This is a predicted structure of a 477-nucleotide part of an RNA (small-subunit ribosomal RNA, 3' major domain) from an uncultured organism. The prediction has a mean pLDDT of 82. The full RNA is in RNAcentral, with records from ENA, Greengenes and SILVA.
Context: one part of a larger RNA
RNA sequence: UGACGGGGGCCCGCACAAGCGGUGGAGCAUGUGGUUUAAUUCGACGCAACGCGCAGAACCUUACCCAGCCUUGACAUCCUUCUAACCUUUCCGAAAGGAGAGGGUGCCCUUCGGGGACGAAGUGACAGGUGCUGCAUGGCUGUCGUCAGCUCGUGUCGUGAGAUGUUGGGUUAAGUCCCGCAACGAGCGCAACCCCUGCUGUUAGUUGCCAGCGGUUAAAGCCGGGCACUCUAACGGGACUGCCGGUGUCAAGCCGGAGGAAGGUGGGGAUGACGUCAAGUCCUCAUGGCCCUUAUGGUUGGGGCUACACACGUGCUACAAUGGUCGUUACAGAGUGAUGCGAACCCGCGAGGGGAAGCCAAUCGCAAAAAAGCGACCUCAGUUCGGAUUGGAGUCUGCAACUCGACUCCAUGAAGUCGGAAUCGCUAGUAAUCGCGGAUCAGCAUGCCGCGGUGAUACGUUCCCGGGCCUUGUACA
Numbered sequence: 001u002g003a004c005g006g007g008g009g010c011c012c013g014c015a016c017a018a019g020c021g022g023u024g025g026a027g028c029a030u031g032u033g034g035u036u037u038a039a040u041u042c043g044a045c046g047c048a049a050c051g052c053g054c055a056g057a058a059c060c061u062u063a064c065c066c067a068g069c070c071u072u073g074a075c076a077u078c079c080u081u082c083u084a085a086c087c088u089u090u091c092c093g094a095a096a097g098g099a100g101a102g103g104g105u106g107c108c109c110u111u112c113g114g115g116g117a118c119g120a121a122g123u124g125a126c127a128g129g130u131g132c133u134g135c136a137u138g139g140c141u142g143u144c145g146u147c148a149g150c151u152c153g154u155g156u157c158g159u160g161a162g163a164u165g166u167u168g169g170g171u172u173a174a175g176u177c178c179c180g181c182a183a184c185g186a187g188c189g190c191a192a193c194c195c196c197u198g199c200u201g202u203u204a205g206u207u208g209c210c211a212g213c214g215g216u217u218a219a220a221g222c223c224g225g226g227c228a229c230u231c232u233a234a235c236g237g238g239a240c241u242g243c244c245g246g247u248g249u250c251a252a253g254c255c256g257g258a259g260g261a262a263g264g265u266g267g268g269g270a271u272g273a274c275g276u277c278a279a280g281u282c283c284u285c286a287u288g289g290c291c292c293u294u295a296u297g298g299u300u301g302g303g304g305c306u307a308c309a310c311a312c313g314u315g316c317u318a319c320a321a322u323g324g325u326c327g328u329u330a331c332a333g334a335g336u337g338a339u340g341c342g343a344a345c346c347c348g349c350g351a352g353g354g355g356a357a358g359c360c361a362a363u364c365g366c367a368a369a370a371a372a373g374c375g376a377c378c379u380c381a382g383u384u385c386g387g388a389u390u391g392g393a394g395u396c397u398g399c400a401a402c403u404c405g406a407c408u409c410c411a412u413g414a415a416g417u418c419g420g421a422a423u424c425g426c427u428a429g430u431a432a433u434c435g436c437g438g439a440u441c442a443g444c445a446u447g448c449c450g451c452g453g454u455g456a457u458a459c460g461u462u463c464c465c466g467g468g469c470c471u472u473g474u475a476c477a
Stems, first nucleotide, its partner, number of pairs: 001477002003474003007471007015461002019426005026317008034308002042053002064303007073126001077125002079122004086103007107116003128292002131290003137286002139281003142277001144275001149188006155164003168179003194269004199237007208227003213224003240263001243257005319419001323377001325375001327374001328372001335366003340359002345354003385416001390411007432454007
């Protein structure tokens, strides 16, 4: 100087407390461990691994296993020789591949010698490796933590390591600001500048809108017309403790009030200091070293990654009456759509099929649910709760749904009556609850990332956990 203390002081955080809803019990989905297996590819392991890499394993992917094949190689450059390329097709084979047949003859440049592109054969230089080392590395990332800290120059003090500044008194979300002070300044962080959202003006008026005027209809911005309103999207305004009162050290600030759409960082996002964990990644990529080179490389078919006595994590659906069920009726936002979204209409109980209008989309389509009101269930029952499991019949995607897809219909109807010890999230348009969209994607979502609809509970800081500052002890570094 740090680190640590079941030392002290001050302060903060859904840290506790006050509450709401869960997890832990059930069934299923998914990840992991374990076990099994020819293989169940690999990585990730307290917080900070375990719906994680994987924004989508039937083949492919694929790295694993079995079998069949190739050896200058699937891919790159160089050299030699031949030939256009390419198209059609037969046989063997599971395919890769192998053995043939037919057509086609010339694309670019040319000094007419040839050269180039594409293809084939040969030779060796070389290619290739998701093989090892993340404890050789770059890059990227997690984490403490959006915590308020981390440092430097000059000066001063100390023999020196170092100290001072950065401590102290107030204050703040903040090393934020004020005052004081052997310090005076500065940098990286904080804040602000950026984006979205909340109020408003100007400009603009189609694909958006419809107040007033006219027309039409069963109804309707449907038409004429209009750009006022809504909205759209570009530029502005607006909030600064600016104003008033109190308080405070005449300060920084704090408390209350006015006006205002909004008040003291308005709400949300992006933004992550010096560093820590030899944290993670050699399987994104790059890369040193080591290793393989008729194989640890390449290719094809099939299998596996989907196994299943069990254990754990994360979720979904429930156990019902604030409910399930049947018909009726209403209201979003953000997205996305040409190998696409696909309306009306017709067929089918349904998944879906037929059909084709419109839309390169403020124009057309995908396209709401909970809610509301009206019925039957009729009081707590394993039920008109719950939907697992299983049998049968189908739909769709795709070369192909056996291993191993999603969905539909009929039948079947399991566990489950609110969950021990323990444990998690959350303070406002939040929790809870309801649906919708997107990426990936042929198909496959209870996951992920977004969007809106409905819409609740907090005295405080003694204690638990984590963190910041000062101080104290130390046989630790």